[in-house]
Context: one part of a larger RNA
Molecule: small-subunit ribosomal RNA, 5' domain
Organism: uncultured bacterium
RNA sequence: GAGCGAACGCUGGCGGCGUGCUUAACACAUGCAAGUCGAGGGAGAACGAGGGGCUUCGGCUCCUUUAGUAAACCGGCGCACGGGUGAGUAACACGUAGGUAACCUACCUCGAAGACCGGGAUAACCUAUCGAAAGAUGGGCUAAUACCGGAUAUGACCACGGGGGUGACGGCCCCUGGGGUAAAAGAUGGCCUCUGCUUGCAAGCUAUCACUUUGGGAUGGGCCUGCGGGCCAUUAGCUUGUUGGUGAGGUAACGGCUCACCAAGGCAACGAUGGCUAGCUGGUCUGAGAGGAUGAUCAGCCACACUGGGACUGAGACACGGCCCAGACUCCUACGGGAGGCAGCAGUGGGGAAUAUUGCGCAAUGGGGGAAACCCUGACGCAGCGACGCCGCGUGGGUGAUGAAGGCCUUCGGGUCGUAAACUUCUUUUAAGGGGAAAGAAUGACCUUCGGGUUUUGACGGUACCCUUUGAAUAAGCCACGGCUAACUACGUGCCAGCAGCCGCGGUAAUACGUAGGUGGCAAGCGUUGUCC
Repeated sequence: GAGCGAACGCUGGCGGCGUGCUUAACACAUGCAAGUCGAGGGAGAACGAGGGGCUUCGGCUCCUUUAGUAAACCGGCGCACGGGUGAGUAACACGUAGGUAACCUACCUCGAAGACCGGGAUAACCUAUCGAAAGAUGGGCUAAUACCGGAUAUGACCACGGGGGUGACGGCCCCUGGGGUAAAAGAUGGCCUCUGCUUGCAAGCUAUCACUUUGGGAUGGGCCUGCGGGCCAUUAGCUUGUUGGUGAGGUAACGGCUCACCAAGGCAACGAUGGCUAGCUGGUCUGAGAGGAUGAUCAGCCACACUGGGACUGAGACACGGCCCAGACUCCUACGGGAGGCAGCAGUGGGGAAUAUUGCGCAAUGGGGGAAACCCUGACGCAGCGACGCCGCGUGGGUGAUGAAGGCCUUCGGGUCGUAAACUUCUUUUAAGGGGAAAGAAUGACCUUCGGGUUUUGACGGUACCCUUUGAAUAAGCCACGGCUAACUACGUGCCAGCAGCCGCGGUAAUACGUAGGUGGCAAGCGUUGUCC
């Protein structure tokens, strides 16, 4: 000199864009943060609408309405994304370059083939019992795109056989023969030529969306390998599933991943093992560069979700707002037993030098579900708070010498603050008042001659922005002035009080302390502290 997620002191007008628990991965009240589909299914209260009956005129009761609705229930998809944090991890965690002839991939996309015939349950519901509760158990009824059996098998898989190609081996690829194994689900709309009847409905046909098998693609992942990036040798030896083999099991898949048996290996001064520290990277800061430091925000990867362990479901988890066990803690309890997990968004206590609102909205973008309308979304878009940072603007412009008053200094002549003020004139950014007022909007709905037309939707927000009224009106501080280092005098003090980054100032003439005037620097900031180059 430059930088900062900064803090502290004094001061503080406005706007835009960013940014804001670096400490206790400490504990958390409250609300919200993951649902959706009635075009899969059974059922459907209160309420609404329509109708009937009764009525003491208050109402009561029954039926219908399901293309009326909610909370529940079965089922599907989602909940493995998105969001948070950095504890752990020195590791194939990350970065980079490769490999997988050792693998998986829901939804999406392209292709091929199929979608046939049957069956038994169960929740909700009703009912009984137990329990303080959370909830549990028994009996009875019922549906499906839930579940089960059978059929079929283009292709797939399995073992066997034949032929060809290729590779460094195990092997892999292509063609082919017969054999074995395993599938499926419907929903909604439209139509009536054939069939049936109740003559506009069913079967049927057809459209859309779903369903099953399989090949490819896309996307996302698993696994393996070379190389690279901390400190300590005042850590020198480490290792028994350890190193390798055979066989088996397991996995989507290779493999001591696991197990049995066999061999006795494997690593290490090119630093094994141990200890300490640490998420890694793109980047960021600095620097002429080389390098050094760093890893907030944003982006990629990883790890974690009260602590430890475990599996279940699933295409995918060993799963932040799922389950089970153990532990610590908090809460409820009828003492028998239960409930909970903010490192999601706000917010609270605590810690700390220190870090924000229990805000608005799904209008946009994106995500989940749905045929769609639409619903959900503390992702996100916005607003609020903080000079925390960067950038921009303003606090006025012209004129004005009797160089006014006043302050300070003075050699008492004067000098200086100083065109500064006043005065006069101009302007009105900003602030205040009044008026107008967006873009961000694409969808969706309706109509259609299929070209298009009409119409609806904005949290921000009556905001930005524009016009206009008044009036210089509403807006300047902080630090320094001995040298380094730009800027000097007076008074007070008297090695005191104090200053100080270094050198050093202060003991009676202090440009170095305190105050004042003046001056210098920067400016809505200025200084100090910390830290890094």